Context: one part of a larger RNA
RNA sequence: CUGGGUGUAAAGGGCGCGUAGGCGGGAUUGCAAGUCAGAUGUGAAAUCUCCGGGCUCAACCCGGAAAUUGCAUUUGAAACUGUAGUUCUUGAGUAUCGGAGAGGCAAGCGGAAUUCCUAGUGUAGCGGUGAAAUGCGUAGAUAUUAGGAGGAACACCAGUGGCGAAGGCGGCUUGCUGGACGACAACUGACGCUGAGGCGCGAAAGCGUGGGGAGCAAACAGGAUUAGAUACCCUGGUAGUCCACGCCCUAAACGAUGAAUACUAGGUGUGGGGGGACUGACCCCCUCCGUGCCGGAGUAAACACAUUAAGUAUCCCGCCUGGGGAGUACGGCCGCAAGGUUGAAACUC
Numbered sequence: 001c002u003g004g005g006u007g008u009a010a011a012g013g014g015c016g017c018g019u020a021g022g023c024g025g026g027a028u029u030g031c032a033a034g035u036c037a038g039a040u041g042u043g044a045a046a047u048c049u050c051c052g053g054g055c056u057c058a059a060c061c062c063g064g065a066a067a068u069u070g071c072a073u074u075u076g077a078a079a080c081u082g083u084a085g086u087u088c089u090u091g092a093g094u095a096u097c098g099g100a101g102a103g104g105c106a107a108g109c110g111g112a113a114u115u116c117c118u119a120g121u122g123u124a125g126c127g128g129u130g131a132a133a134u135g136c137g138u139a140g141a142u143a144u145u146a147g148g149a150g151g152a153a154c155a156c157c158a159g160u161g162g163c164g165a166a167g168g169c170g171g172c173u174u175g176c177u178g179g180a181c182g183a184c185a186a187c188u189g190a191c192g193c194u195g196a197g198g199c200g201c202g203a204a205a206g207c208g209u210g211g212g213g214a215g216c217a218a219a220c221a222g223g224a225u226u227a228g229a230u231a232c233c234c235u236g237g238u239a240g241u242c243c244a245c246g247c248c249c250u251a252a253a254c255g256a257u258g259a260a261u262a263c264u265a266g267g268u269g270u271g272g273g274g275g276g277a278c279u280g281a282c283c284c285c286c287u288c289c290g291u292g293c294c295g296g297a298g299u300a301a302a303c304a305c306a307u308u309a310a311g312u313a314u315c316c317c318g319c320c321u322g323g324g325g326a327g328u329a330c331g332g333c334c335g336c337a338a339g340g341u342u343g344a345a346a347c348u349c
Stems, first nucleotide, its partner, number of pairs: 003321004007303002012317001014201004021194003025088007033081002035077008049065006091191001092188003096183003103177007110154001115149007125136002162169002206247006215241002220236004258316001260314004266294011298305002322349003331342004
């Protein structure tokens, strides 16, 4: 390489958009590149295979056949692929109507709580722990009342509830804006799927410049604990956490499960929509989309998965190929840096 794999053994790219490429629905007509059939030429001999023969046998040698699975030319076939044309509507998309949603961006507003400041009441403690101490407090703390400042986060509602491609998204209002779903069947007529490169998005931490800073809190300091305690516990506390703009590009970025399509028993919750029946919001029945649990066939090494497949198939992409060395070295590319990405070998078991 092939083959076999990829939930947990090595292995699904963090996620999307999309280029090349690969693959692609029904009917019909032509062409004949692929495909199939025939013919001709060629495919040296030796070798190999089979049959027969010669050395007393064999190796060896000789004769014949077959084979040389290929290439070229030519004559045909037209099912399939391809190609050109016509056509269809079920795939895909558009229009119309409708409801749902923490989807995104921006601006404004609100209340609870913590902290701080001012003033009042009030007096000796407060705080903290397993127990303490550091710490705060007679310069009046803690507690309590009123007023003010400021920042961050939005209790209840809240739900294996919703939305988003993923990361992720939760107070309220307004503006701008993306997607999905249902009904209908008016329009386009295969316009589709996937996607190497590429482009974009991408938690937290971190970085740059400028703001902001209530609480929390790496580092750091002190108090304890301890044999020690560079920790766990306590008192403090700076970066950071927040905002704007620009970088970084990683993760147990997880469903550890790539995307799409079709098919294959059921039962039971829940979210969104439609229909039927009913006097009727309910209840009941049918149906589409989503999200859970249980379970059959089947699958699986087992665990388990099971119409949201890890079942049965097709198609495209990524990835794996014993452990360590090592996600290291070197080189390239990217980055302000931290580092990221690509990614070995010797050696060793």

The prediction has a mean pLDDT of 89. This is a predicted structure of a 349-nucleotide part of an RNA (small-subunit ribosomal RNA, central domain) from an uncultured rumen bacterium. Rfam family: Bacterial small subunit ribosomal RNA.